[in-house]
This record gives sequence, C1' cells and structure tokens, in this order.
RNA sequence: GUGCAGGACGCUUAGGGUUCCGCCGCAUUCCCAGCGGGUCAGGUCCGAGAAGCGUCACCUUGUUGGCAAAAUCCAGCAAGGCACACGGCGGGCCAAAAUCCCGGGAGAC
Repeated sequence: GUGCAGGACGCUUAGGGUUCCGCCGCAUUCCCAGCGGGUCAGGUCCGAGAAGCGUCACCUUGUUGGCAAAAUCCAGCAAGGCACACGGCGGGCCAAAAUCCCGGGAGAC
C1' cells in the first nucleotide's frame, strides 16, 4: 500500500425520546372535552458493525451427480467455519431523540 468469510433480513435487548394511549397537574366536586407536564421507571413508537438469538447467504473440506476418465465448473448432501473490532465533532430522519443513519466513515492503534 492492497485485499477479506467485513452480506442481508427477522425477533428482542441496552439505549432513546413523547406522535398516540395511559399517568400526573390545572379551572369549585365528578364525567367528557381542552390546556400543560417525559424533571412520568408504563403500553404503542425508534433502536445497535463493535449486544443476544434465529433464518438465509457466504467460506473450507468431504461426498454424490452432471460425466467413461482427469482437471475445472455447476448442482445436491454432510461436517466444520463465519474471526477481530478503540472511535469523535458535526450533520440527517421521523412527533422527537438516540449506542438509529452518514459510519467498520474522519481519526487512533
């Protein structure tokens, strides 16, 4: 300096806010409506590359077939693998925010 098995999706969680619901408050009591409150541990909602689980994809080897034989290639099946991973400022999205997205980016090692 270059490259990678550095691919995708789903369900969750850490985390996040406040559209909707709930909760709390307000005007004499109650109900409805209204307004305010996330400095309300809730439901909905958003949600991880460096969190969990799952599915597929992918990689390696073996095997069977395509194919009489060898190589290559393709397909099926089986086993194994899928490692490592510090990280802003700023900007963007949605109602809003974020460990979301830009982003395994800049930078650092």
Guanidine-I riboswitch aptamer from Cognatishimia activa, 109 nucleotides, folded computationally. It matches the Rfam family "Guanidine-I riboswitch aptamer". The literature on the family includes a 2017 paper in RNA by Battaglia et al., "Structural basis for guanidine sensing by the ykkC family of riboswitches". Lineage of the source: Bacteria > Pseudomonadota > Rhodobacterales > Paracoccaceae > Cognatishimia. Its mean pLDDT, the model's own confidence on a scale to 100, is 80.